Predicted 3D model of a 93-nucleotide RNA (c-di-GMP-I riboswitch aptamer) from Desulfosporosinus fructosivorans. Its mean pLDDT, the model's own confidence on a scale to 100, is 80. RNAcentral holds the sequence, with entries from Rfam. Rfam family: c-di-GMP-I riboswitch aptamer. About the family: GEMM was predicted in a large-scale screen for bacterial structured RNA regulatory elements.
[in-house]
This record gives sequence, structure tokens and C1' cells, in this order.
RNA sequence: AAUCAUAAGGAGCAAAUCUAUCGAAAGGUAGAGACGCAAAGCCACGGGUCUUAAGAUAGUACUGAUUCUAUCAAAGAUAGCCGGGUUGCAGAA
Repeated sequence: AAUCAUAAGGAGCAAAUCUAUCGAAAGGUAGAGACGCAAAGCCACGGGUCUUAAGAUAGUACUGAUUCUAUCAAAGAUAGCCGGGUUGCAGAA
């Protein structure tokens, strides 16, 4: 220095849930809280997944779909789904 996650110590993050708040929703943020995490730091680039507001199609109703129902639909979300990129603490064997 690379690999690595099996030693010890210190530090860090924080799932579910609850409260507040933003959002159409998925979900985000803050506080409480700890299931877990060696990148559970950061980046939506590839795949996956979630949502369905705008929009499209069909149906229903009707004087008339902007409103109702179904399907499609990402430009929304997820980095704690996987891959990739990038930065990084300690360093026993």
C1' cells in the first nucleotide's frame, strides 16, 4: 500500500413504533426510540421495488366527464433491495 471483516477499544448511524410537520401518495424532515449496520457516509448511473399527481385509454353516469370506476403511466420515492461510482475511522490475525 492492497485485500479483508474474524481481535480489542473508542466513536458513529438508527428499523419498527409514537408525536409534529411537508407531500396526492409512496415517502421526506425534526424530536423520542433501537431492529440492526464496517460504509446503514455521499451520488438515482444500471436493474429491481413502491406510489400514481399531471397525462392517456376504456367504462359508467350525464345536457356535458374536470369530478366516479378500471387499466396504463415517473418526470415522484427508495442509497436500510442489488450492482456501480466516490470519500472514509481503528488495524489484532